This is a predicted structure of a 504-nucleotide part of an RNA (small-subunit ribosomal RNA, 5' domain) from an uncultured bacterium.
The RNAcentral record of the full RNA draws on ENA and SILVA.
Model confidence (mean pLDDT): 87 of 100.
[in-house]
Context: one part of a larger RNA
RNA sequence: GGAUGAACGCUGGCGGCGUGCCUAACACAUGCAAGUCGAGCGGAGUGUUGUAGCUUGCUACAACACUUAGCGGCGGACGGGUGAGUAACGCGUGGGAAACCUGCCUUAUACCGGGGGAUAACAACGAGAAAUCGUUGCUAAUACCGCAUAUGCUUACAGCAUCGCAUGAUGCAGUGAGGAAAACUCCGGUGGUAUAAGAUGGUCCCGCGUCGCAUUAGCUAGUUGGUGAGGUAACGGCUCACCAAGGCCACGAUGCGUAGCCGACCUGAGAGGGUGAUCGGCCACAUUGGGACUGAGACACGGCCCAGACUCCUACGGGAGGCAGCAGUGGGGAAUAUUGCGCAAUGGGGGAAACCCUGACGCAGCAACGCCGCGUGAAUGAUGAAGGUUUUCGGAUCGUAAAGUUCUAUCAGCAGGGAUGAAUAAAUGACAGUACCUGACUAAGAAGCCCCGGCUAACUACGUGCCAGCAGCCGCGGUAAUACGUAGGGGGCAAGCGUUAUCC
Numbered sequence: 001g002g003a004u005g006a007a008c009g010c011u012g013g014c015g016g017c018g019u020g021c022c023u024a025a026c027a028c029a030u031g032c033a034a035g036u037c038g039a040g041c042g043g044a045g046u047g048u049u050g051u052a053g054c055u056u057g058c059u060a061c062a063a064c065a066c067u068u069a070g071c072g073g074c075g076g077a078c079g080g081g082u083g084a085g086u087a088a089c090g091c092g093u094g095g096g097a098a099a100c101c102u103g104c105c106u107u108a109u110a111c112c113g114g115g116g117g118a119u120a121a122c123a124a125c126g127a128g129a130a131a132u133c134g135u136u137g138c139u140a141a142u143a144c145c146g147c148a149u150a151u152g153c154u155u156a157c158a159g160c161a162u163c164g165c166a167u168g169a170u171g172c173a174g175u176g177a178g179g180a181a182a183a184c185u186c187c188g189g190u191g192g193u194a195u196a197a198g199a200u201g202g203u204c205c206c207g208c209g210u211c212g213c214a215u216u217a218g219c220u221a222g223u224u225g226g227u228g229a230g231g232u233a234a235c236g237g238c239u240c241a242c243c244a245a246g247g248c249c250a251c252g253a254u255g256c257g258u259a260g261c262c263g264a265c266c267u268g269a270g271a272g273g274g275u276g277a278u279c280g281g282c283c284a285c286a287u288u289g290g291g292a293c294u295g296a297g298a299c300a301c302g303g304c305c306c307a308g309a310c311u312c313c314u315a316c317g318g319g320a321g322g323c324a325g326c327a328g329u330g331g332g333g334a335a336u337a338u339u340g341c342g343c344a345a346u347g348g349g350g351g352a353a354a355c356c357c358u359g360a361c362g363c364a365g366c367a368a369c370g371c372c373g374c375g376u377g378a379a380u381g382a383u384g385a386a387g388g389u390u391u392u393c394g395g396a397u398c399g400u401a402a403a404g405u406u407c408u409a410u411c412a413g414c415a416g417g418g419a420u421g422a423a424u425a426a427a428u429g430a431c432a433g434u435a436c437c438u439g440a441c442u443a444a445g446a447a448g449c450c451c452c453g454g455c456u457a458a459c460u461a462c463g464u465g466c467c468a469g470c471a472g473c474c475g476c477g478g479u480a481a482u483a484c485g486u487a488g489g490g491g492g493c494a495a496g497c498g499u500u501a502u503c504c
Stems, first nucleotide, its partner, number of pairs: 001504004006500005013374006019367002021332001026330003030327003035074003040071002043068012081285003090210008100202002105198007113147001115145002122137006153178005159172005183190002211257003218248003223245008260282004264275004287308005310321004338364001340363003346360001347358004377407004387398004411445001414439004421431001448493005453474003459488005469476002
């Protein structure tokens, strides 16, 4: 000098764009943050209309419309948060999978036949303070289960051809065994099953790179390898049985400490050094620890089970909860915001659609926290006014500065108009009566902070008298202090200026 997610002191006019718990991965009141589909299903309810019965305002039936607790489907594995753990194939980069999976989507081929038994809802009864649960009875399905059929699917056996870095891969034909499906409909369609291919997403393996300490030198028993088996989507000590005795290490094993990694960001001429906020990619975690279930996908933040700590309810028998989602509260701290508006846009989930949901997101609010821009007036004006300071008492200086005169109106304020963002044939805007435009009006409402001994740009007076104090270093102060305090003057930067902390 540059930089910062900064803080502190003094000061503070406006706008645009960003950024905003770095500390206690501390505890959390309250609200919201993941639902949706009636064009899968049986009910229930409400309304309208009609018919019948009549007790004249009720009952039954039918049609239509709407609502929906439950069964069922898809989605709750995305999106959002945090960085505790992790020195690791976690991340980065380059390869490999002839060792793999992939819902929704796209393409292609083929198929969708015929049956069965339940169960929630509901009703009745019962238990319980509640959470909730039990028994009996009834019912439906795109829920569940057999059967049929079936390919280039799976599996066993064995064959031919082509190819490969090994295990082998691909293609062709054969025999045996095995395995599917679901309907709804406004008749347009939307779905269902199998197989192949694609796309997307994921999983696994390997080379190289990835902090400090040797005042950490030895470490290791599923340890290292083999055979066999199990398990997995898949390879593999991943797990197990048996066998062998191996494996790593001074090119730093092991241990301890520290730490999410990267694109990037800061600095620097570069090499390098430092950092890993915001934004983007990957990973890990979701009160602590463990576990699996469902599913294409989880060992699952707002799912389940168990254990622990904590909090709450309780009729003491038993129950409920998890903000490292958005706001917000307490606490900690030098320190970090609103319990806001809207789904109008973009994107996501569901749905045929209308639409619903969306604290993702779009906006607004707060904060000079940062960057950028603008303003606080312009021209003229010498009796160099008054006043202040100083003085050698002549003057010098503040100083064209002020006053005065003439202008202008950026910003703010007032009035009128008023968007783009909306994709449409039309409708649809939270922001917002905002941005912007026009008009009138007044120099009015808008300047501070630090410094002035040298480094370092800027000097005098008074007060003080090694006191009070200053200070980044050198050092100032003990009676004329340009170094302390105040004043005048001056220098620097400016809605900021200084200080502190950290990095280069």